Overview:
Transfer RNA from Candidatus Hodgkinia cicadicola, 72 nucleotides, folded computationally. Its mean pLDDT, the model's own confidence on a scale to 100, is 82. RNAcentral holds the sequence, with entries from ENA. Lineage of the source: Bacteria > Pseudomonadati > Pseudomonadota > Hyphomicrobiales > Candidatus Hodgkinia.
RNA sequence: GGAUGUGUAGCUCAGCGGCAGAGCGACUGACUUUUAAUCAGUCGGUCCAGGGAUCGAUACCCUGCACAUUCA
Repeated sequence: GGAUGUGUAGCUCAGCGGCAGAGCGACUGACUUUUAAUCAGUCGGUCCAGGGAUCGAUACCCUGCACAUUCA
């Protein structure tokens, strides 16, 4: 340098065009002599950036950035 893939919550990841979600985590409460466990609830997102197509984009197209794999 070429090709391919990935980028979504603090972490690991879902989400095939119409509401952004799960588990773990943190916090609060219940239970318990206390802790842990368990149960209930709450918190937490400029969906990598910019542009395009669309009535509408996390999703499709283009460009850039970061990372990974691969070819040379």